About this RNA:
Predicted 3D model of a 348-nucleotide part of an RNA (small-subunit ribosomal RNA, central domain) from a Thalassobaculaceae bacterium. The full RNA is in RNAcentral, with records from SILVA. The source organism's lineage runs through Bacteria, Pseudomonadota, Alphaproteobacteria, Rhodospirillales and Thalassobaculaceae. Its Rfam family is "Bacterial small subunit ribosomal RNA".
Context: one part of a larger RNA
RNA sequence: CUGGGCGUAAAGGGCGCGCAGGCGGCCCGGUCAGUCGGGCGUGAAAGCCCGGGGCUCAACCCCGGAAUUGCGCACGAAACCGCCGGGCUCGAGACCGGGAGAGGGCAGUGGAAUUCCCAGUGUAGAGGUGAAAUUCGUAGAUAUUGGGAAGAACACCGGUGGCGAAGGCGGCUGCCUGGCCCGGUUCUGACGCUGAGGCGCGAAAGCGUGGGGAGCGAACAGGAUUAGAUACCCUGGUAGUCCACGCCGUAAACGAUGAACGCCAGGCGUCGGGGGACCUGUCCCUCGGUGCCGCCGCUAACGCAGUAAGCGUUCCGCCUGGGGAGUACGGCCGCAAGGUUAAAACUC
Numbered sequence: 001c002u003g004g005g006c007g008u009a010a011a012g013g014g015c016g017c018g019c020a021g022g023c024g025g026c027c028c029g030g031u032c033a034g035u036c037g038g039g040c041g042u043g044a045a046a047g048c049c050c051g052g053g054g055c056u057c058a059a060c061c062c063c064g065g066a067a068u069u070g071c072g073c074a075c076g077a078a079a080c081c082g083c084c085g086g087g088c089u090c091g092a093g094a095c096c097g098g099g100a101g102a103g104g105g106c107a108g109u110g111g112a113a114u115u116c117c118c119a120g121u122g123u124a125g126a127g128g129u130g131a132a133a134u135u136c137g138u139a140g141a142u143a144u145u146g147g148g149a150a151g152a153a154c155a156c157c158g159g160u161g162g163c164g165a166a167g168g169c170g171g172c173u174g175c176c177u178g179g180c181c182c183g184g185u186u187c188u189g190a191c192g193c194u195g196a197g198g199c200g201c202g203a204a205a206g207c208g209u210g211g212g213g214a215g216c217g218a219a220c221a222g223g224a225u226u227a228g229a230u231a232c233c234c235u236g237g238u239a240g241u242c243c244a245c246g247c248c249g250u251a252a253a254c255g256a257u258g259a260a261c262g263c264c265a266g267g268c269g270u271c272g273g274g275g276g277a278c279c280u281g282u283c284c285c286u287c288g289g290u291g292c293c294g295c296c297g298c299u300a301a302c303g304c305a306g307u308a309a310g311c312g313u314u315c316c317g318c319c320u321g322g323g324g325a326g327u328a329c330g331g332c333c334g335c336a337a338g339g340u341u342a343a344a345a346c347u348c
Stems, first nucleotide, its partner, number of pairs: 003320004007302002012316001014201004021194003025088007034080001035077003039073004049065006091191001092188003095184005103177007110154001114150008125136002162169002206247006215241002220236004258315006266293013297304002321348003330341004
C1' cells in the first nucleotide's frame, strides 16, 4: 500500500464555523477531456515463459513465438462521469402567520438560610463524636426576641421535563440577542453534504492585575484514632471558591457511539405544535423532540433495534501486540503550570 476495523477488546477529533479538496437531485440539447472499441506506430537486445534445435545428457548455447499489462497518433461510440447551454421543484434557503423554552449578554430586584455586629430576656454550660478532646463560655456563651451589615446560592414548582453545537444553563423583572418547532405553500431554483489546514467556543483546577470574602475549604495548625496515621473523624483555617478584564485549552469534554441523507414491524409514556370527530373529556390523524419495551436484521457476547450498534451512499477523524511512553528530542503555543505534535534503544 492492499485489507480489516473504531459502544465495552487498540481506535470518533471536546464542540462549532468554514477556505481548499472530495462527493452531489430530476428532465432536455450540445460537446467528447475522462471512459470504451477496433486500427497504426512504438515498447532495443539479453533474461523470464512456451515450442523447436546443437554440444553423448545437463548446465550452457542457437532459432522461433508469446509477453512487455505502457505510451503516442488518427478514426469511431456517447450510456455513465466531466464541461457548455436551457428547463424543473421533491433537496436547501427565503417570506407570511403562530408557538414553547434554566439558550446567551447587561442592568435591576426578592425572600429563606448562614455568619458577624448592636440591644433585650436569661444562666451554666455549649459544641462536637463511635466515645472523646482540641475549641467557645461567669469579661455572660449556647438558647431566645428585636434591629443592623455582608457575601454566596436560589427550597417548593422540578419532571427518564425544557433549551443549547459542545462545555453547559434553574428566584423574579426589564432591555438587547441567537437558535428551534408548527401552519400556509407566496418566492429563489441545487444555491447542497462533508470538511485536511485555519478561525472561534470550550467544565473544574490553575495563572496575571484589581476588587470582594458570608459559608465552604486544598495547604497548614491543633485534638482524636492507630503499632505508626504526613489519612479517614473533630476544632480551627490560608489560597481558592465570587466579580471585572486578560491568559490557560485540559477531562470518564461519555451516549466511552463523528457529520449528513435515504430506506427497514409494532406497542406504551412524555414535551412542543397543527388538523379532525363526537357522547365536553376522551378518541383519531399528523409534524418535531425526549424516554421505555420489542420484531426483522446486526453483535464475540453484553446488548443495539425509526434517537441503530440494521440496510446503503458521501466526506472527515482515528486504530494496527504489551511495557518503555502520551515519555525523550526538536518544532509550535503559554507569564508560569504546562499543552500540542511525537519517536527510538531496550524488553516481554